This is a predicted structure of a 120-nucleotide RNA (SAM riboswitch aptamer (S box leader)) from a Bacteroidota bacterium.
Lineage of the source: Bacteria > Pseudomonadati > Bacteroidota.
Of the family's consensus pairs, 90% are formed in the model.
The coordinates come from a structure-prediction model, not an experiment, and the mean pLDDT is 83.
RNA sequence: UGCUUAUCAAGAUUGGCAGAGGGAACAGGCCCUGUGAAGCCAUAGCAACCCCAGGCGAGAAAUCGUGGAAGGUGCUAAAUCCUGCCCUGACUGUUUUAUUAGUCAUGGGGAAGAUGAGAA
Numbered sequence: 001u002g003c004u005u006a007u008c009a010a011g012a013u014u015g016g017c018a019g020a021g022g023g024a025a026c027a028g029g030c031c032c033u034g035u036g037a038a039g040c041c042a043u044a045g046c047a048a049c050c051c052c053a054g055g056c057g058a059g060a061a062a063u064c065g066u067g068g069a070a071g072g073u074g075c076u077a078a079a080u081c082c083u084g085c086c087c088u089g090a091c092u093g094u095u096u097u098a099u100u101a102g103u104c105a106u107g108g109g110g111a112a113g114a115u116g117a118g119a120a
Stems, first nucleotide, its partner, number of pairs: 003118006014042004021032003026084004044076003049072002051068002055066004080112001085109003088105006
């Protein structure tokens, strides 16, 4: 770097250095930011993917339920900040009809992305 798979509406900070950007990329929107952005270091925490000398219970097994937090990752503004493609529903407009345009939805799916685990 690509592949498989699970999850992504919850949760969680302070200090030092630094000094203008940041919210993945592109576009549109909306936000954060000199009351200090990114980045680096330290510190505290969240969560429970791995994990717990294969935790505990059920089960033939797959797996399910439930508990823990020493260790490995990860994370600590806003839903992955929102939208983009397809479908559905509601509303508004257009047409004689078929249709078609727009707006909205904590509706469904997809794409892309992030993180874990696994195999190569």